[in-house]
Predicted 3D model of a 543-nucleotide part of an RNA (large-subunit ribosomal RNA, domain I) from Taibaiella sp.
Context: one part of a larger RNA
């Protein structure tokens, strides 16, 4: 020294568990901000370092509900208090609410410093309080940066513009792909964009958008590589249609003319009027005050939300435990046998559940009155007007559709040209005739789509602490980094602290033995269960 066996050490695996996760579902909300926000800094307690609440009125004021016998968070204990004159607690409305922050009276290294100006404080000076005192756009009969209103910053995803990559793919690479993706910038709303045909179709016809099935990996594009890839129609969802310019007719005001009788022109405001089977103005006639509306405000009713209320049924005998909710034997309730908790596993112990019942305040929603706004139509004429111009089309140069510049239609538009105007004008995939569809060059529009930073209830052949979020635990900490950034480990005594009084050893506040506690201390806090690696010791083989 090896090797086995026993019996401790150490170590924290493994079983259990769950305080926290992840994923949905249904429903709510979809915003917060100059009335100073998100997020912070620094206070703030009888002691108070930290989290949470709060803001000099500072673990809270006040007021209206609910509600109960306790209460002064997490947090034990001491003092000191409050509370049936209802505390604490839960719900709603209020006040208070330092400094920074958009930060906004000026500056600044954020949480600091210095101002002016009006009024106050018996007040010249000095201090002190309470207000105003930034830009930038709008609106005004603004003298006047005068006034009065809007903005600004923050917020996961959704969305809608501007800009706008490379990796990569093609097995290399330049077209092309990746991708109009990533990013970045601008805006917006609880959704956003889109929308009421100058659309589709094809000899029949269909009637605004949006989404899903499906047509279909189909037509097509395409170094005809690699790839990208539609629409007709059909089935669903959801359904909703307007409003303006013009033309004509008033009306304040300007200019300009005048024979002072007016007329013409502009400018603003009013009425009138919207479309393709053209329609409207205009002329001449018939009619109406009704009816719809996508809704401002107000009340009322009604539902709902935001505390809450009461809520049935075993003190039942025996057994084994520490305990009984387990297991023998009986009984009761159910519109309640969901779930959690109680010393094991409990419909009748608790808390709850079923199914009812409730709101002074306050939020949403629906109805209905009441007000405010918007809104009819018909026939007959057709001579004249009116119907969106640097518009449409074109030619160069780029983009966008399925379509890479092709035979390329459509559509957007740098940049040069540039019509028609109803007897007119656009498309229908070059161009043309025919016939067929439609009215461009001005706006608005709910639902059906898309998403969840949040809140409530609820669900899982989700995870069970090297897993599930990075974080179950005082994590975006600690800690690393000049900086952007990066980012951890770390749960579980016991049923209840009953958390070992008292002796003893010993230097002890270390540690151990007694004793005492508890079902169990080999559950003593380094505290469930305690594998393994790795160490001691005792024994037996062996060399």
């Nucleotide at each position: 020294g090896g090797c086995g066996u026993a019996u401790g050490g150490a170590g924290g695996a493994u079983g259990c568990c769950u305080a926290g996760g992840c994923u949905c579902u249904c429903a709510g909300a979809g915003g917060c901000g100059a009335c100073g926000a998100a997020g912070g800094a620094c206070g703030u307690g009888a002691u108070a370092a930290g989290c949470u609440g709060c803001g000099a009125u500072a673990a809270g004021c006040u007021u209206c509900g609910g509600g109960u016998a306790g209460c002064u968070g997490c947090a034990a204990a001491u003092a000191a208090g409050c509370u049936a004159u209802u505390a604490u607690c839960c719900g709603g409305a209020g006040a208070u609410u330092u400094c920074c922050g958009a930060a906004u009276g000026g500056g600044g290294c954020a949480a600091c410093c210095c101002a002016u100006c009006u009024c106050g404080a018996u007040g010249a000076a000095g201090u002190c309080g309470a207000g105003a005192u930034a830009u930038c756009c709008g609106u005004a009969u603004u003298a006047a940066u005068u006034a009065c209103g809007g903005a600004g910053g923050c917020g996961a995803a959704c969305c809608u513009g501007c800009u706008g990559a490379a990796c990569u793919g093609a097995a290399a690479c330049a077209u092309c792909u990746a991708a109009g993706u990533a990013a970045g910038c601008a805006g917006a709303g609880g959704a956003g964009a889109a929308g009421a045909a100058a659309a589709c179709a094809a000899g029949a016809g269909u009637g605004a958008u949006u989404u899903c099935c499906c047509a279909a990996g189909u037509a097509g594009u395409g170094g005809c590589g690699a790839g990208c890839g539609a629409a007709c129609g059909g089935g669903a969802a959801a359904c909703a249609g307007c409003c303006c310019a013009a033309a004509c007719c008033c009306a304040c005001g300007a200019u300009g003319u005048u024979a002072c009788g007016g007329c013409a022109u502009c400018c603003u405001g009013g009425g009138g009027g919207u479309u393709g089977u053209a329609g409207g103005a205009c002329u001449g006639g018939u009619g109406a005050u009704a009816u719809g509306g996508a809704c401002u405000u107000a009340a009322a009713a009604c539902g709902u939300g935001u505390a809450a209320c009461a809520g049935a049924g075993c003190a039942u005998g025996g057994c084994u435990g520490g305990a009984a909710a387990g297991c023998c034997a009986g009984a009761c309730c159910a519109u309640a046998g969901a779930g959690g908790g109680u010393g094991a596993u409990a419909g009748u112990c608790c808390c709850g559940u079923a199914g009812g019942u409730g709101a002074a305040a306050u939020g949403c929603g629906u109805u209905u009155u009441a007000u405010a706004c918007c809104u009819a139509a018909c026939c007959a004429g057709u001579a004249u007007c009116c119907u969106g111009a640097g518009u449409a089309a074109g030619g160069c140069g780029g983009a966008a559709c399925c379509g890479g510049a092709g035979a390329a239609a459509u559509u957007c538009u740098g940049u040069c040209u540039g019509a028609a105007u109803c007897c007119a004008g656009c498309g229908g995939c070059a161009c043309c005739a025919u016939c067929c569809g439609c009215u461009a060059a001005g706006g608005c529009u709910a639902a059906a789509u898309a998403c969840u930073c949040c809140u409530g209830a609820g669900a899982g052949a989700c995870c069970g602490a090297u897993a599930g979020u990075g974080a179950a635990c005082c994590a975006g900490u600690a800690c690393c980094g000049u900086g952007a950034g990066g980012g951890a480990a770390a749960g579980g005594u016991g049923a209840a602290a009953a958390g070992c009084a008292c002796c003893u050893c010993g230097a002890a506040c270390a540690g151990a033995g007694g004793a005492g506690u508890g079902a169990a201390a080999g559950a003593g806090a380094a505290c469930c269960u305690g594998a393994a690696a790795c160490c001691a010791u005792a024994c037996g083989c062996u060399u």
The coordinates come from a structure-prediction model, not an experiment, and the mean pLDDT is 84. NCBI's taxonomy places the organism under Bacteria, Bacteroidota, Chitinophagales, Chitinophagaceae, Taibaiella.